[in-house]
RNA sequence: GGGGCUGUAGCGAAGUUUGGUUAUCGCGCUGGCCUGUCAAGCCAGAGAUCGCGGGUUCGAGUCCCGUCAGCCCCG
Numbered sequence: 001g002g003g004g005c006u007g008u009a010g011c012g013a014a015g016u017u018u019g020g021u022u023a024u025c026g027c028g029c030u031g032g033c034c035u036g037u038c039a040a041g042c043c044a045g046a047g048a049u050c051g052c053g054g055g056u057u058c059g060a061g062u063c064c065c066g067u068c069a070g071c072c073c074c075g
Stems, first nucleotide, its partner, number of pairs: 001074007010027004020058001029045005051067005
């Protein structure tokens, strides 16, 4: 230098096939219930504008372009 894969909440993932109206789940976190207390259990809540920037579209996590980071392969 060329190519491939990955990037979504504090952490780990799903969602990309066919763009569709509210982004889902587990752990963790906060509050409450329960308990003599803790844990477990139950209920509720906060937390991501989907790596970043731009474009297409009525509508983008999803399509296109550029770019950054990590891993792998080729030279």